A computed fold for a 77-nucleotide RNA from a Desulfobulbaceae bacterium, annotated as c-di-GMP-I riboswitch aptamer. Of the family's consensus pairs, 94% are formed in the model. It matches the Rfam family "c-di-GMP-I riboswitch aptamer". Rfam describes the family as follows. GEMM was predicted in a large-scale screen for bacterial structured RNA regulatory elements. Gene Ontology term of the family: cyclic-di-GMP binding. Model confidence (mean pLDDT): 85 of 100.
[in-house]
């Protein structure tokens, strides 16, 4: 460097719900909040799943569904 990820150190995300607010909707941002995460980081390429429309298509949405891909902390026992 690569792998690996069982105890740990530094830290770090943040489900549910609640409160504001935006959306037609699903969801999305704040701010409380912790279910849980070795990438719960990023990215809509593939899938799959939801939502609108109404229709044999089309627009979104979901990355904490999965799969790729790219990047990143520690290497103490």
């Nucleotide at each position: 460097u690569g792998a690996c990820g069982c105890c740990a150190a530094a830290g770090c995300c943040a489900a549910a719900c609640c409160c504001a607010u935006u959306g037609c909707a699903a969801g999305g941002u704040g701010g409380g909040g912790a279910c849980g995460g070795a990438a719960a980081g990023c990215c809509a390429c593939g899938g799959a799943u939801c939502u609108u429309a109404g229709a044999g298509u089309a627009a979104g949405a979901u990355a904490g569904c999965c799969g790729a891909g790219c990047u990143g902390c520690c290497g103490g026992g």